[in-house]
Predicted 3D model of a 124-nucleotide RNA (FMN riboswitch aptamer (RFN element)). It was read from a public genome assembly, where an Rfam model found it. Rfam family: FMN riboswitch aptamer (RFN element). Gene Ontology term of the family: FMN binding. Of the family's consensus pairs, 97% are formed in the model. Model confidence (mean pLDDT): 83 of 100.
RNA sequence: AAUGGUCUUUGGGGCAGGGUGCAAUUCCCGACCGAUGGUAGAGUCCAUGAACCUCGCCGCCCGGCGAGGCCGAUCUGGUGCGAUUCCAGAACCGACGGUACAGUCCGGAUGAGAAAAGACGACU
Numbered sequence: 001a002a003u004g005g006u007c008u009u010u011g012g013g014g015c016a017g018g019g020u021g022c023a024a025u026u027c028c029c030g031a032c033c034g035a036u037g038g039u040a041g042a043g044u045c046c047a048u049g050a051a052c053c054u055c056g057c058c059g060c061c062c063g064g065c066g067a068g069g070c071c072g073a074u075c076u077g078g079u080g081c082g083a084u085u086c087c088a089g090a091a092c093c094g095a096c097g098g099u100a101c102a103g104u105c106c107g108g109a110u111g112a113g114a115a116a117a118g119a120c121g122a123c124u
Base pairs, nucleotide, nucleotide: 001124005120006119007118008117009116010115017029018028019027031104032103033094034093035048036047037046038045043092044091052069053068054067055066056065057064058063074090075089076088077087078086096107097106098105
């Protein structure tokens, strides 16, 4: 120093203002937000994670683990060797349960987790 290992920590943001209404941060006008890795810097490319569904296992419930499924949305112009990533313009998207219909409120969740940083440190 590299590979592998053990451990610790970190690890998601957002309806201002207004309208209708008995009631809406849920409808309407409008506002706002963008997890992780890759790659010319990305909510929309490629991949991953969360959520949801199915099956199997832990005797059953609960809870958990594993496998599979499902998994939204972008174009045009410019610069450039190179950009659906930058710049300009115009668009679009957002799990489940609750509640007056929710990307933004409340809840599962003081959870889980892609991953990031650090510590220790065997072999070579």